[in-house]
C1' cells in the first nucleotide's frame, strides 16, 4: 500500500413438481382435508477420499420444514457494482 479469495450488501440472472379429488364459506388465484409430485431456503444422513480413533462434504441421497396452474412471494448457484477487515506479494 494491496490483486485474488473470504464476509456483507446491492443490481441481474435463476429450475423442478396436480388449474387432481372431496368439502367449507366470506365465492376468493380463499380455508380444510386426502391421494399424488418437487427440491435450488433451512434442516438431516452418507465415501474406497481427507485427517485419526473418532472426525469432516456436495448441486449425492432423505424429503422433517418448505414449494407443486398463472401471477407474486421465495430461490442453491452465477456474473457485476460497493463497503471494512484479512492477507500473498
Nucleotide at each position: 500500500u494491496u490483486a485474488c479469495g473470504c464476509u456483507c450488501g446491492u443490481u441481474g440472472g435463476g429450475a423442478g413438481a396436480g388449474u387432481c379429488c372431496g368439502g367449507u364459506c366470506u365465492u376468493g388465484c380463499a380455508c380444510c382435508g386426502g391421494c399424488g409430485c418437487c427440491g435450488a431456503a433451512g434442516g438431516c444422513g452418507c465415501a474406497a477420499u481427507c485427517g485419526c480413533c473418532c472426525g469432516a462434504a456436495a448441486a449425492c441421497g432423505c424429503u422433517c420444514a418448505g414449494g407443486c396452474a398463472c401471477a407474486a412471494a421465495g430461490g442453491a448457484c452465477c456474473a457485476g457494482c460497493g463497503a471494512a477487515g484479512c492477507c500473498a506479494g